A computed fold for a 71-nucleotide RNA from Aegithalos fuliginosus, annotated as transfer RNA.
It matches the Rfam family "tRNA". Rfam describes the family as follows. Transfer RNA (tRNA) molecules are approximately 80 nucleotides in length.

């Protein structure tokens, strides 16, 4: 300085334009002498700012982080 890729819960990580999930974690309860295990509820997320759509985590642009490449 050019290119390219990504950003989703506290953590990983999926989601083919039509109600955002899965494990882990995290709180209560059940089993248990106690504790581990193991079961059942529950918490909480689409960077960010605009467009197209009857409807956008998804498509299109900007900007912000990060991340590989080439020099």
């Nucleotide at each position: 300085u050019a290119g390219a890729a990504a950003a989703u819960a506290a953590u990983a990580u999926a989601a083919g334009g039509g109600a955002a999930g899965u494990a882990u974690g995290g709180a209560g309860g059940g089993u248990u002498u106690u504790g581990a295990u193991c079961c059942c509820u529950c918490u909480g997320g689409u960077g960010u700012a605009g467009g197209u759509u009857c409807g956008a985590u998804c498509c299109c642009u900007g900007c912000u982080u990060u991340u590989c490449u080439a020099g």